A computed fold for a 74-nucleotide RNA from Alteromonas sp. a30, annotated as transfer RNA. NCBI's taxonomy places the organism under Bacteria, Gammaproteobacteria, Alteromonadales, Alteromonadaceae, Alteromonas.
RNA sequence: CGGUGAGUAGCGCAGUUUGGUAGCGCACUUGGUUUGGGUCCAAGGGGUCGCAGGUUCAAAUCCUGUCUCACCGA
Numbered sequence: 001c002g003g004u005g006a007g008u009a010g011c012g013c014a015g016u017u018u019g020g021u022a023g024c025g026c027a028c029u030u031g032g033u034u035u036g037g038g039u040c041c042a043a044g045g046g047g048u049c050g051c052a053g054g055u056u057c058a059a060a061u062c063c064u065g066u067c068u069c070a071c072c073g074a
């Protein structure tokens, strides 16, 4: 320098195929259960999707640029 893949909640991931309300598990908060803790049950909070721009009525999703990480090649 070129190519491929990844980037979404505190952590691990799904959702992209076919654009249409941002989700799951763990964790966290509150309550119940317990002598207390754990387990279990119920409820709740937290991200506008790496960043910028474009297309569209509407973008995590399509297009362009760019940043970080991993791998391959030179």
Stems, first nucleotide, its partner, number of pairs: 001073007010026004020057001028044005050066005
Rfam family: tRNA. By type it is a transfer RNA.